[in-house]
RNA sequence: GCUGCUCUUGGGCAAACCCGUCGAAAGGCGGGGACGCAAAGCCACCGGUCUAAAGCGAGGCGCUAUGACAGCGGGGUUGCCAGC
Numbered sequence: 001g002c003u004g005c006u007c008u009u010g011g012g013c014a015a016a017c018c019c020g021u022c023g024a025a026a027g028g029c030g031g032g033g034a035c036g037c038a039a040a041g042c043c044a045c046c047g048g049u050c051u052a053a054a055g056c057g058a059g060g061c062g063c064u065a066u067g068a069c070a071g072c073g074g075g076g077u078u079g080c081c082a083g084c
Base pairs, nucleotide, nucleotide: 001084002083003082004081012037013036017032018031019030020029021028022027035071041077042076043075045074046073047072048069049068050067055063056062057061
């Protein structure tokens, strides 16, 4: 550097849901819990998606990210084990 379909050592993470907590929301964090994951480690750079407090326009709705999602795809970066 490449491969991991299968086998194997040591391990790792944790969807839905429930409880608590922060938040306007999306969602985050902690505990429980495991659907899954070889980067389901990290980074919003590109595309995408979600939300819309404030703001703007307007009449009870629309637009908008400065808010989010890395477990949507791409990219960047670091890295365990086995084989070559």
About this RNA
Model confidence (mean pLDDT): 83 of 100. The RNA shown here (c-di-GMP-I riboswitch aptamer) has 84 nucleotides and comes from a Gammaproteobacteria bacterium. It matches the Rfam family "c-di-GMP-I riboswitch aptamer". Gene Ontology term of the family: cyclic-di-GMP binding. The organism belongs to Gammaproteobacteria, within Bacteria.